[in-house]
RNAcentral holds the sequence, with entries from ENA. The RNA shown here (transfer RNA) has 73 nucleotides and comes from a Candidatus Sungiibacteriota bacterium.
RNA sequence: GUCCCUGUAGUUUAGCGGAUAGAACACUGGCCUCCGAAGCCAGAGAUCGGGGGUUCGAAUCCUCCCAGGGACG
Numbered sequence: 001g002u003c004c005c006u007g008u009a010g011u012u013u014a015g016c017g018g019a020u021a022g023a024a025c026a027c028u029g030g031c032c033u034c035c036g037a038a039g040c041c042a043g044a045g046a047u048c049g050g051g052g053g054u055u056c057g058a059a060u061c062c063u064c065c066c067a068g069g070g071a072c073g
Base pairs, nucleotide, nucleotide: 001072002071003070004069005068006067007066010025011024012023013022018056027043028042029041030040031039049065050064051063052062053061
């Protein structure tokens, strides 16, 4: 330098153009317990790496950039 993959909550991740972006762990409150752990119930937390575009509608398609990984030279 060329090409490919990945980037969504604190962490691991689901999503393949359409309904309030879903879950697990962690976190907070409650129940339980002598107290804690475990278990059960409830709750908060992501406008999806950034900009632009396409579309009635974009996490999803296109484009440029950023970060990480890989292949080739």
Background
The coordinates come from a structure-prediction model, not an experiment, and the mean pLDDT is 83.